[in-house]
RNA sequence: AUCCUGGCUCAGAAUGAACGCUGGCGGCGUGCUUACACAUGCAAGUCGCACGAGAACUCCCUGGCUUGCCGGGGAUAGUAAAGUGGCGCACGGGUGAGUAACACGUGAGUAAUCUGCCUUCGAAUCGGGGAUACCCCGCGAAAGCGGGGCUAAUACCGGAUGAAGUCCGGAUGGUUUUGGCUGUUUGGAUGAAAGGUGGCCUCUACAUGUAAGCUACUGUUUGAAGAUGAGCUCGCGGACCAUUAGCUUGUUGGUGGGGUAAAGGCCUACCAAGGCAACGAUGGUUAGCUGGUCUGAGAGGAUGAUCAGUCACACUGGAACUGACACACGGUCCAGACUCCUACGGGAGGCAGCAGUGAGGAAUUUUGCGCAAUGGGGGAAACCCUGACGCAGCAACGCCGCGUGAGUGAUGAAGGCCUUCGGGUCGUAAAGCUCUGUCGAGUGGGAAGAACCUGCAUUGGAGAUAAUAUUCCGAUGCAUUGACGGUACCACUGGAGGAAGCACCGGCUAACUCCGUGCCAGCAGCCGCGGUAAUACGGAGGGUGCAAGCGUUAUUCGGAAUCAUUGGGCGUAAAGGGCACGUAGGCGGUUUGCUGGGUCGGAUGUGAAAUCCCGGGGCUUAACCCCGGAAGUGCAUUCGAAACUGGCAGACUUGAGUAUGGGAGAGGGAAGCGGAAUUCCUGGUGUAGAGGUGAAAUUCGUAGAUAUCAGGAGGAACACCGGUGGCGAAGGCGGCUUCCUGGACCAAUACUGACGCUGAGGUGCGAAGGCGUGGGGAGCAAACAGGAUUAGAUACCCUGGUAGUCCACGCAGUAAACGGUGAACACUAGGUGUAGCGGGUAUUGACCCCUGCUGUGCCGGAGUUAACGCAUUAAGUGUUCCGCCUGGGGAGUACGGCCGCAAGGUUAAAACUCAAAGGAAUUGACGGGGGCCCGCACAAGCGGUGGAGCAUGUGGUUUAAUUCGACGCAACGCGAAGAACCUUACCUGGGUUUGACAUCCCGGGAAUCCGUAUGAAAGUAUGGAGUGCCCUUCGGGGAGCCCGGAGACAGGUGCUGCAUGGCUGUCGUCAGCUCGUGUCGUGAGAUGUUGGGUUAAGUCCCGCAACGAGCGCAACCCUUGUCUUCAGUUGCCAGCGAUUCGGUCGGGGACUCUGGAGAUACUGCCCCGGUUAACGGGGAGGAAGGUGGGGAUGACGUCAAGUCCUCAUGGCCUUUAUGCCCAGGGCUACACACGUGCUACAAUGGUCUGUACAAAGGGUGGCGAACCUGCGAAGGCAAGCCAAUCCCAAAAAGCAGGCCUCAGUUCGGAUUGGAGUCUGCAACUCGACUCCAUGAAGUUGGAAUCGCUAGUAAUCGCGGAUCAGCAUGCCGUGGUGAAUACGUUCCCGGGCAUUGUACACACCGCCCGUCACACCAUGAGAGUUGGCUGUACCCGAAGUCGCGGGGCCAACCGUAAGGAGGCAGGCGCCGAAGGUAUGGCUGAUGACUGGGGUGAAGUC
Repeated sequence: AUCCUGGCUCAGAAUGAACGCUGGCGGCGUGCUUACACAUGCAAGUCGCACGAGAACUCCCUGGCUUGCCGGGGAUAGUAAAGUGGCGCACGGGUGAGUAACACGUGAGUAAUCUGCCUUCGAAUCGGGGAUACCCCGCGAAAGCGGGGCUAAUACCGGAUGAAGUCCGGAUGGUUUUGGCUGUUUGGAUGAAAGGUGGCCUCUACAUGUAAGCUACUGUUUGAAGAUGAGCUCGCGGACCAUUAGCUUGUUGGUGGGGUAAAGGCCUACCAAGGCAACGAUGGUUAGCUGGUCUGAGAGGAUGAUCAGUCACACUGGAACUGACACACGGUCCAGACUCCUACGGGAGGCAGCAGUGAGGAAUUUUGCGCAAUGGGGGAAACCCUGACGCAGCAACGCCGCGUGAGUGAUGAAGGCCUUCGGGUCGUAAAGCUCUGUCGAGUGGGAAGAACCUGCAUUGGAGAUAAUAUUCCGAUGCAUUGACGGUACCACUGGAGGAAGCACCGGCUAACUCCGUGCCAGCAGCCGCGGUAAUACGGAGGGUGCAAGCGUUAUUCGGAAUCAUUGGGCGUAAAGGGCACGUAGGCGGUUUGCUGGGUCGGAUGUGAAAUCCCGGGGCUUAACCCCGGAAGUGCAUUCGAAACUGGCAGACUUGAGUAUGGGAGAGGGAAGCGGAAUUCCUGGUGUAGAGGUGAAAUUCGUAGAUAUCAGGAGGAACACCGGUGGCGAAGGCGGCUUCCUGGACCAAUACUGACGCUGAGGUGCGAAGGCGUGGGGAGCAAACAGGAUUAGAUACCCUGGUAGUCCACGCAGUAAACGGUGAACACUAGGUGUAGCGGGUAUUGACCCCUGCUGUGCCGGAGUUAACGCAUUAAGUGUUCCGCCUGGGGAGUACGGCCGCAAGGUUAAAACUCAAAGGAAUUGACGGGGGCCCGCACAAGCGGUGGAGCAUGUGGUUUAAUUCGACGCAACGCGAAGAACCUUACCUGGGUUUGACAUCCCGGGAAUCCGUAUGAAAGUAUGGAGUGCCCUUCGGGGAGCCCGGAGACAGGUGCUGCAUGGCUGUCGUCAGCUCGUGUCGUGAGAUGUUGGGUUAAGUCCCGCAACGAGCGCAACCCUUGUCUUCAGUUGCCAGCGAUUCGGUCGGGGACUCUGGAGAUACUGCCCCGGUUAACGGGGAGGAAGGUGGGGAUGACGUCAAGUCCUCAUGGCCUUUAUGCCCAGGGCUACACACGUGCUACAAUGGUCUGUACAAAGGGUGGCGAACCUGCGAAGGCAAGCCAAUCCCAAAAAGCAGGCCUCAGUUCGGAUUGGAGUCUGCAACUCGACUCCAUGAAGUUGGAAUCGCUAGUAAUCGCGGAUCAGCAUGCCGUGGUGAAUACGUUCCCGGGCAUUGUACACACCGCCCGUCACACCAUGAGAGUUGGCUGUACCCGAAGUCGCGGGGCCAACCGUAAGGAGGCAGGCGCCGAAGGUAUGGCUGAUGACUGGGGUGAAGUC
């Protein structure tokens, strides 16, 4: 990097929202979270056509008179207020606390019921009685109460009539669903009323007219029916928890009684003992339910604001009264809490109605107008009431609509931003010019919503009636009614004028740059940004998106097939129960008939309205509203179908089972027997060790071990056979024999007739280890002890050793109990083994061969799988049933339950925390993995380093400064091929500011040279000399140089090598690194490049799904080694001549040599091996032989390797300094440590004398011969040489001879003293060399470590660069010149393929646990303190019911005594609150304590 699994997160839609920034208009909607507490006002009254009674203020008239009082009358007015009575107050309005329930939804039932007002149809409405409000008195602060006396009713109470009613009993029909409906007949019981208003005299009385009366309307009573509304019952449906599994005594049923409108344990007495529950009772938690709403492709999921239906509630709890309806929001009683009033004795109250207040909260409005409309209550009506409702106000809270201008306009203005400095962009944008007139502003006009009702007028009709009166139903006209509101709308005026913001711009996700900041400040939905170049922070410019809004937060659905019915999985990712038997349940072979529960089709009813959808219509459009349709997947009833499924009945045999005959087997249980071995005991032989290990020791042994022989004891396990062989459900089972016993298999027939499969709970079995009791105990062996190992070693190793291992009987119930793969059935290519039993052919027989069933393995195709793999023993294709999974951690843990003697098991969470955890495969890297190969990598050798002294570099320390860089290999004699000044970058001090240096501008002067003063110098001040070159129109101009001036700028060895270029180091001169096309793979990738050989080599050959190609390797280049040819001076000299004897001269080109051109080497030839190959081994020839030696040459890349102080360069910093000049100092310091070297320690040596042989270089400010001087360094004079000519220059080791004789020395030369030489302005800090003197350490170097494979190591000199001088360093050069390599086990590094991996910053990786510290959530905890609730008991308000007959009493009865009846009081049952006791559940808190999680670079 990939594929998969899997979680987290985002993009969408929505909201009764809130917050931030912003805000022009209009329409339509919407607007407390604490069922917390409430000031104030209003929200339910009305009727005089039910009734009695009835003011006052004020005005007018008037009387008395004490002139401002007392009377009277009228109006006010039969009005207000209050009362009796009727109806209403059970509607409307609010809220969602409670409720998991027949509460709700849906569909049924009521033959088990009620229903005021309303409608329809009948009948009736007779006649009496007793009270009471008002008034007076008294008590009281008040609220209110008591007593006395008067009066009315549609108030109250009897009586009469009446039955169509109801109930009971008898007789008798029709119909029917349980007590039904509906008739006929008979007896008994029960049992009603109320008037009011208007009109008229037909009848009667008084005689204008009124009253009896009549009449109309209305009311009242009773009955039947309707409508409406309600009660009750039932089927089905919709929450969670089983860590709630048993619940229940009025409980379940019956009988009698009571009660209700009504069935019913609804209540009561008795009787029976039932009822509910795994299809989830009981308990706990949460919640009003629905139409609908939001989302979604749908199925679903979430939700239950506004609107509508329904339920529940009205401060909390209880209770009844009244009534058609209540156990009653704005009624009553009681208890409690709270608030208020009080004269302290007592009282009052209930906004979850509309406004409004406080509190709470992130958060939700006016103490508005009106009954004009719609609707409701009362009324005959007018009318009254109505915070329902209609409107207005506030709020961008939501949805919808409109506007903030339009056209033209390029010097692409100014300005901003960016810039590669050219320009680009904001941008036709603006300005300018020409227009328009929405909204807003002003002026003027100005609706619809109004229909009713009612009155009046006209008129039509109807009933009753004596009636032309009255009443009722209409029609027309007139009159009257608008909160909103002078609003909508219209016209005109004026004028671009008054009207744009918010979020975002790293990816997801549309949109990029600059500046500031520098892991800070901050951002963040997830991933993640920020440590000096931030498209991610903050600002700006620009851009993108939406727009009067835009973002954020919260919540829901979606995406999420991430709970999967549609539509997922379980070998390895999370997930198959350890295994079986089996209950309930689920599923089930073939066939016939019946049925019709499921299923399918039709019809009917219902599925309220609103909403959604479709069509149409109305507001200018839309939102919104109206009308119609469709839909409503549902429920119920009914008619039909009969394939499938179910049920019932019958049949069948293939599933399943039984019987018969066989053989196989470590299947299980019990008893007995056997031999080998270990150990122990006894005895014999025998002597010093044995044992054990990597090596040892502990241990045993002279008291005789080990070894060996014989005998005995005891326990455990069963070698060989033995096998991916057998058996068993799994765990598991292995010597032999016997007994008992389970299962599977094969063959052939017979029988039963679906008897089957699976299996929640349940039951049984269940390795090792463990526990209990009792035995047993040889070996082995936790714990333990000792010895080793180790830094330690509570381990691995050794010596011992107890539980245990064994047996019997119990318990326990778990394992990587794994094939990591549940059980059953069916189907779907093969090949090859093996075990058991058969069949066939053939044979005398045995094999061989073919074939069937059952089991057990391997390989492999289709298919499948993320891949690996599986593949008739499926992980393929299907069916049935069970179990299980839903991110990682916390955690298989806590609490609770169950089980257990315990250990523990089983069931099984949450808080909190992370953005991952995981599977398979890929490429690398790594491995104290294995294989192959290479390298001075080891080994074999030679010489060193590490010890000494010195040189040099580094660290450290010191210092004013000791400039800077380089840090494992790959920093450290490195940059530096050379610090006394300079260099020099550092320090101290003195100076300077357009500058030491570059370009441009202006002025002056040519340049240049020589001085003087001062100063440490730089410098400062100042004097003198002196004019050139080119052009010329002779005025001057130009180039170069110098001085002065102003500013742009110069300058910086200042920072960043982690911003860079270039260069370099390193792996590594290792053999590798890649590409195109093709092929394979879902893909990352693979193949090629792997394999067999071979090579120094990915070098070559062969093979091969690869075929080709590129960069590397090799070769081409240089040098060296051989030869040829050409050339022959300054080099050479064979032969010849000359000679001063020196190639010196003549001469020569042969040779050496020089330097040009060529040749040569290619496994070419031969033999052998090898695959007929590549190649390898050997040989010949050759100067050289298998890349001849050496060099240059360094693939893709790695190390953020090194260098900003070589150079170049982005950014940053500095600019009278971090620049520049100068003097002096420093880089050379010195308790110390390290690296690299030199010289040594000596005799293979030192020293002295003599003597031989190089190569490669350098030289004119140079090399410097010879000669002279000096012991010497050197000096003097000076030839030659710009070099194959002259010089440096002596080569040294070597060789020959002499001395030294093993010593701190004739070794070694440090150090120091003295005297000098040379270079240089100058040798003090701080140069090299010479001479004399001095003569330190050091006697071969611990652990460790370096170089080298042949002209190499070692050793010996010589030269050069740098350089005035300074070399042990560096770079070259030649001389002398070895030893060793068996080999690849090991160390280091590398290459190839392979394997494992939890690594990918790649093992210097990753990562585990304890401890310490901080924070967080949680368990336990002596307890403490709340909430809910159970049980038992005590007390017991109000109240219904019952009892009772002492007290009181108007109606009725009653010759009045009393009775009936009622009221109060009393008693009883029930009973709220309260109390006592004792439990359960749950919350908070708690010293201390347990584990868990998260944290910075802590510790082990």
Molecule: small-subunit ribosomal RNA
Organism: uncultured organism